[in-house]
Molecule: c-di-GMP-I-GGC riboswitch aptamer
Organism: Nitrospirota bacterium
This record gives sequence, structure tokens and C1' cells, in this order.
RNA sequence: CCCGAAAAAGCCUAACCCUCUGAGAGGAGGGGGCGGAAAGCGGCGGAUCUUCUUUAAAAGUGGAGAUGGCCGAGCUGCCGAAG
Repeated sequence: CCCGAAAAAGCCUAACCCUCUGAGAGGAGGGGGCGGAAAGCGGCGGAUCUUCUUUAAAAGUGGAGAUGGCCGAGCUGCCGAAG
């Protein structure tokens, strides 16, 4: 370094509910607890979603956004046995 058994100290916080906020996807705070060893950081690539454009309508193209607890890749990082 790869790796992730057991344990400890901490950390994050799904669904759902309440308040605020945004045209929307969503976001912030409180409760809550399914989970997480990167569920830390950043939308870089893909994916999904919203909205605008285009169209008779849809699909598609293009623009502007959202999701880091969807998948990759990048940067950083606690503890630790076997291999």
C1' cells in the first nucleotide's frame, strides 16, 4: 500500500413527519433511523430527474439547472487481525 475480521472513540444520516425556501427537479433547519469505511471533498465522465428551446404532438438535438446515500474516475482520510 492492497485489504476489511473483531472492537473502541468519534462522524454522516435513507424512508417518513414538521417548518422555511425554489417555477420545478431540489435545497436549508429540526425530529427520526434504514444504513455507510469514505454516506469526507469537488458535478470531471456516464446515468437519472427538472425546466426552456424546437414540433401539430411526441421522440430527438441544443441551452440552463438538480442528484456526491446511482456507477466510474480524481483528491484527502480514522482504526485494525489474518493474508